[in-house]
Context: one part of a larger RNA
RNA sequence: GGCGUAUGGGGAAUGCCUAGGCUCUCAGAGGCGAAGAAGGACGUGAUAAGCUGCGAAAAGCUACGGGGAUUGGCACACACGAAUUGAUCCGUAGAUAUCCGAAUGGGGCAACCCAAUAUGUUGAAGACAUAUUAUCCUGUAUAGGAGGCGAACCCGCUGAACUGAAACAUCUAAGUAGGCGGAGGAGAAGAAAACAAAAGUGAUUCCGUAAGUAGUGGCGAGCGAACGCGGAAUAGCCCAAACCAAAGUUGUUACGGCAAUUUUGGGGUUGUAGGACCACGACAUUUCUUGCGGCUUGAAUUAGAAAUACCUGGAAAGGUAUACCAAAGAGGGUGACAGUCCCGUAUAAGUAAGAAAAGAUAAGAAUAGUGGUAUCCUGAGUAGGUCGGGGCACGUGAAACCCUGAUUGAAACUGGCGGGACCAUCCGCUAAGGCUAAAUACUCCUGAGAGACCGAUAGUGAACCAGUACCGUGAGGGAAAGGUGAAAAGAACCGUGAAUAACGGAGUGAAAAAGAUCCUGAAACCAUACGCCU
Numbered sequence: 001g002g003c004g005u006a007u008g009g010g011g012a013a014u015g016c017c018u019a020g021g022c023u024c025u026c027a028g029a030g031g032c033g034a035a036g037a038a039g040g041a042c043g044u045g046a047u048a049a050g051c052u053g054c055g056a057a058a059a060g061c062u063a064c065g066g067g068g069a070u071u072g073g074c075a076c077a078c079a080c081g082a083a084u085u086g087a088u089c090c091g092u093a094g095a096u097a098u099c100c101g102a103a104u105g106g107g108g109c110a111a112c113c114c115a116a117u118a119u120g121u122u123g124a125a126g127a128c129a130u131a132u133u134a135u136c137c138u139g140u141a142u143a144g145g146a147g148g149c150g151a152a153c154c155c156g157c158u159g160a161a162c163u164g165a166a167a168c169a170u171c172u173a174a175g176u177a178g179g180c181g182g183a184g185g186a187g188a189a190g191a192a193a194a195c196a197a198a199a200g201u202g203a204u205u206c207c208g209u210a211a212g213u214a215g216u217g218g219c220g221a222g223c224g225a226a227c228g229c230g231g232a233a234u235a236g237c238c239c240a241a242a243c244c245a246a247a248g249u250u251g252u253u254a255c256g257g258c259a260a261u262u263u264u265g266g267g268g269u270u271g272u273a274g275g276a277c278c279a280c281g282a283c284a285u286u287u288c289u290u291g292c293g294g295c296u297u298g299a300a301u302u303a304g305a306a307a308u309a310c311c312u313g314g315a316a317a318g319g320u321a322u323a324c325c326a327a328a329g330a331g332g333g334u335g336a337c338a339g340u341c342c343c344g345u346a347u348a349a350g351u352a353a354g355a356a357a358a359g360a361u362a363a364g365a366a367u368a369g370u371g372g373u374a375u376c377c378u379g380a381g382u383a384g385g386u387c388g389g390g391g392c393a394c395g396u397g398a399a400a401c402c403c404u405g406a407u408u409g410a411a412a413c414u415g416g417c418g419g420g421a422c423c424a425u426c427c428g429c430u431a432a433g434g435c436u437a438a439a440u441a442c443u444c445c446u447g448a449g450a451g452a453c454c455g456a457u458a459g460u461g462a463a464c465c466a467g468u469a470c471c472g473u474g475a476g477g478g479a480a481a482g483g484u485g486a487a488a489a490g491a492a493c494c495g496u497g498a499a500u501a502a503c504g505g506a507g508u509g510a511a512a513a514a515g516a517u518c519c520u521g522a523a524a525c526c527a528u529a530c531g532c533c534u
Stems, first nucleotide, its partner, number of pairs: 001533009015519001016483002020454002022451007029443002031149002039100003042055003047077001050074002061094006070082003105114003115133007135146004153184001154182005164171001168218001194201002205232005215223002236435003239379001243266010271413001273378004277372004286366006292359001296355002301349003307322005323340002325329001331343003384408008394420001415430005470477002490518001493505004
């Protein structure tokens, strides 16, 4: 020096565990904010650095309800208190709520500085206290509203590139990502100028199918419908105008009015055309809102069955024996595996605010018919055309349909639009105003529950004081880190020692080879003893 065996150190794998995550289901809630939010700064405890709570009334104050013995948060110490005259705690409703922050009296390097006006201390200077004082929109005005934040979902405006086409330019990616604006618990869409095809359907939305079909496409890569059918859910309405009335203004006047125009009210709302208007007839039917009512539900909460003995063991829930309950044998805990030990569970009960079915009644609001057809009305810089773009599955194509930047520009119910160039016939519909629940989308959040999901290099970045420490001028990037024991019983006391280090005894414990970075404790690596070889 090597190899082997044994015993240790070191190290943290592995096993077991879970306090945290992940993905869903059902239900709720779907907003907060000038009455000052979200988010912070600074304070606040007997002692108090951090977290949590709270706000100069500061780990809290008040009222009511619940509850019934402990209690002064995490936090296990000491001191001092509180509480059956009902505390702590739980629920509901209030009070208080510094400063910054939309931040809003002005300013500002956020948590700071400096004002004006009114009133008061106060008679005055100064100081202090309380209140008010930003901007924009609406409104004659007193006044009212907006602003900012928030996870996704929704609508609008704007809008890439990588990529694919095995290169690349039309094309694709994709109207995606990103930017901006806006709304709500949903949003958007929506009551046919729709589809269809010789038969018919009857607003919109969503799902399945039709169908990877018809098409489209450097006919490449790709893109990709609709009709129809089956379902979910269902709901329809209001203006403009004609006509009538009132009021105002203007013009004119023979002062009787007439005309124009504006505002308000009535009227009226459609394609089998409808309405005004004229004639007839009637006061019906149905629905909604508000008030009444209160089945039911609803916070904290309450009741809630049934097992003992012996054995092993540190400990019984294990084993043996004999029982019991079950509308409860879900789950968790307890010194090992408990239906009957504890919390619970099935079931039952109760309640404030709030929600709220049936119902009856009062008031208010809306809603209907028949016939006639001379006249009047039925959405104009609109429909349509041309040029240039865009959207439609559809890339300009035979390219209809929809939108519109430019330029033009109708008709008036014997009207107008559509049915994929265009024409005829036929059929369907009635544009150029508006509203509309449900079926649909999502989950920052709350409750209940589930998992052929993870188990500390996994699962969230974060099981632990984590968006922390740390890095960066900054935007931003971003960790590591869980486990004594059933119970601290957390090692009194003695010795060695400079020692509050460390170790040896002693003691606790089932175990200390569980001794505090403490369950288990692999390997690398290090050491000691012995054996063999060199």